[in-house]
RNA sequence: UCUGCUAUCGCGGGAGAGACUGGUGUCCGACACCAGCGCCGAAGGAGCAACGACCCCGGAAACUCUCAGGCCAACGGACCGCGACGGCAAA
Numbered sequence: 001u002c003u004g005c006u007a008u009c010g011c012g013g014g015a016g017a018g019a020c021u022g023g024u025g026u027c028c029g030a031c032a033c034c035a036g037c038g039c040c041g042a043a044g045g046a047g048c049a050a051c052g053a054c055c056c057c058g059g060a061a062a063c064u065c066u067c068a069g070g071c072c073a074a075c076g077g078a079c080c081g082c083g084a085c086g087g088c089a090a091a
Base pairs, nucleotide, nucleotide: 001091003089004088005087006086008084009083010082011081012080013079018037020036021035022034023033024032025031038071039070040069044067045065046064047063051058052057
């Protein structure tokens, strides 16, 4: 210097699903809290196939679960792109 991977930060993009029912409060708002029913899968979390081991166990995901979270918008948001600044590996 270049290539690949990657932590953090900034910018842009970024889905799904009740304006549900009852009660209380209320600033009368799509609000807050409590209870109930329905629903979503993309924070986080949990589960496992091959395989390793062969008693236990370990073991990936955008799959599965829905504990947590969410169900106008906003916020958040896995993930993607660009940039900044570092790290690792190879040449």
A computed fold for a 91-nucleotide RNA from Halomonas sp. GFAJ-1, annotated as Glycine riboswitch aptamer. The model forms 90% of the base pairs in the Rfam consensus. Taxonomically the source falls in Halomonas (Bacteria, Pseudomonadati, Gammaproteobacteria, Halomonadaceae). Model confidence (mean pLDDT): 81 of 100.